[in-house]
Context: one part of a larger RNA
RNA sequence: GAUGAACGCCAGCCACCGGCCUAACACCUGCCAGUCCAGGGGCCGCGGGAUUGAAGCCUUGCCUCCAUUGCCGGCCACCGGCCCCCGGGUGAAUAACGCCUAUCCAACCCUUCCGCUUACUCGGGGAUAGCCUUUCGAAAGAAAGAUUAAUACCCGAUGGUAUGAUGAGAUUGCAUGAUAGCAUCAUUAAAGAUUUAUUGGUAAGCGAUGGGGAUACGUUCCAUUAGGUAGUAGGCGGGGUGACGGCCCACCUAGCCGACGAUGGAUAGGGGUUCUGAGAGGAAGGUCCCCCACAUUGGAACUGAGACACGGUCCAAACUCCUACGGGAGGCAGCAGUGAGGAAUAUUGGUCAAUGGACGAGAGUCCGAACCAGCCAAGUAGCGUGAAGGAUGAAGGUCCUACGGAUUGUAAACUUCUUUUAUAAGGGAAUAAAACCUCCCACGUGUGGGAGCUUGUAUGUACCUUAUGAAUAAGCAUCGGCUAACUCCGUGCCAGCAGCCGCGGUAAUACGGAGGAUGCGAGCGUUAUCC
Numbered sequence: 001g002a003u004g005a006a007c008g009c010c011a012g013c014c015a016c017c018g019g020c021c022u023a024a025c026a027c028c029u030g031c032c033a034g035u036c037c038a039g040g041g042g043c044c045g046c047g048g049g050a051u052u053g054a055a056g057c058c059u060u061g062c063c064u065c066c067a068u069u070g071c072c073g074g075c076c077a078c079c080g081g082c083c084c085c086c087g088g089g090u091g092a093a094u095a096a097c098g099c100c101u102a103u104c105c106a107a108c109c110c111u112u113c114c115g116c117u118u119a120c121u122c123g124g125g126g127a128u129a130g131c132c133u134u135u136c137g138a139a140a141g142a143a144a145g146a147u148u149a150a151u152a153c154c155c156g157a158u159g160g161u162a163u164g165a166u167g168a169g170a171u172u173g174c175a176u177g178a179u180a181g182c183a184u185c186a187u188u189a190a191a192g193a194u195u196u197a198u199u200g201g202u203a204a205g206c207g208a209u210g211g212g213g214a215u216a217c218g219u220u221c222c223a224u225u226a227g228g229u230a231g232u233a234g235g236c237g238g239g240g241u242g243a244c245g246g247c248c249c250a251c252c253u254a255g256c257c258g259a260c261g262a263u264g265g266a267u268a269g270g271g272g273u274u275c276u277g278a279g280a281g282g283a284a285g286g287u288c289c290c291c292c293a294c295a296u297u298g299g300a301a302c303u304g305a306g307a308c309a310c311g312g313u314c315c316a317a318a319c320u321c322c323u324a325c326g327g328g329a330g331g332c333a334g335c336a337g338u339g340a341g342g343a344a345u346a347u348u349g350g351u352c353a354a355u356g357g358a359c360g361a362g363a364g365u366c367c368g369a370a371c372c373a374g375c376c377a378a379g380u381a382g383c384g385u386g387a388a389g390g391a392u393g394a395a396g397g398u399c400c401u402a403c404g405g406a407u408u409g410u411a412a413a414c415u416u417c418u419u420u421u422a423u424a425a426g427g428g429a430a431u432a433a434a435a436c437c438u439c440c441c442a443c444g445u446g447u448g449g450g451a452g453c454u455u456g457u458a459u460g461u462a463c464c465u466u467a468u469g470a471a472u473a474a475g476c477a478u479c480g481g482c483u484a485a486c487u488c489c490g491u492g493c494c495a496g497c498a499g500c501c502g503c504g505g506u507a508a509u510a511c512g513g514a515g516g517a518u519g520c521g522a523g524c525g526u527u528a529u530c531c
Stems, first nucleotide, its partner, number of pairs: 001530003005527005012383002015380002018376002020341001025339003029336003034082003039079002042075002046073003049069003053066001055064002057061001089294003098219002101216005110210001114207008122156004132145005162187006170179003192199002220266003227257003232254004237249003269291004273284004296317005319330004347373001349372003355369001356367004386417004396408005422468006431458001437452007475520005480501003486515005496503002
């Protein structure tokens, strides 16, 4: 000098920023991922409509009420689509191509959605959930029967620059090969919706984005760890993969790594960066950004463009809970919050207004992402606790060589002034650009521009004005040397101090108190750690 700090004393305000470093310990409760009826059948409830339906009446009505009807707005649940692989958390594992810098993939053209281009979108079929009727079960849930739809599923047709096979050549590369075609054969597509504006579906190509893989250099300590290794090292042939590869398998060879530190052990997420330092270096990796890994522990696959998937599935284990004892349920290293551990770390808050994401034609819905608010001097920056004048150098305190001086000290009183802040009253934002809808214009068919309409959680906040009145606001540590700052009293090797040297045994500037001084200041000291 620095810190994600803690402790002691003290404490006025504002802005920004940060806040479980320990038990990757266990978790009550609530929320954190939904959305689409412009894919589909259906309709309990709600609202509207319709009906030669029924009823009521001091009111004969554009009334009230009952029933029927999915006709409309919509919609619990269901089938179906997209998303849930993003965003958010944590650092346990990992000394590794994990990360970092660079290069490559002639080893894969893997890539949903998006942009551009080309072509197509034909004809059929059988089910199933829901609803209904039953049954079993304490529950979680499950089973049977009947019946129904689709952008769900299946079959057929057509099809190409797709895929596979065969054949003959061309161009090109250091090689395995690559590129662009030709001929023949085989295989594989599709889905509709609607308010008629559009939008969706299938195949292929290119792009963009994201991902996978390989290689070179670098990447902590221990030799009181010296030998390690049988799928081990390589080959041939296969399997598998989007793809290369002992990745896996059969056979063959006996190799491969190692004092340029293998193997083993310990520790550790890596980087951008941060701290320190004149630099070279040394130390650290919290917040923010990128990458990796993990989601109670271990294992596995399914679905999907993408996972071997935090709020998905299955199995095993530990733990917790429910049970009618037969059987079931759960996973906060998401946001709050609780217990425990600890020197130590916050609210079971508000809003989707902005930014961003998912779905949707859109309106919109959802979002503990995000934006805000709350708590904490944890930090950084700023402001204030008054300013000017004022000497009888007042009183009081302290000290001395003591009828007197010194110091506190222009300090106070007193006079004049100001009002940041405080309190009260009044005014009062920006953050919002839009989207949707309506109208107009341009190009010309879905885009752009203009006008109108609408949207603010924070917030009656920030900020501004006025009024009042010095009014509401100073502490902490030190004073022997290092090191800025000295005297008196008490104590008497006691009590005590102390970072080092050391101080204290009767004149202690070193202990305790007082007065004074010095340093910093809403903080000041101490402790811990790094340079």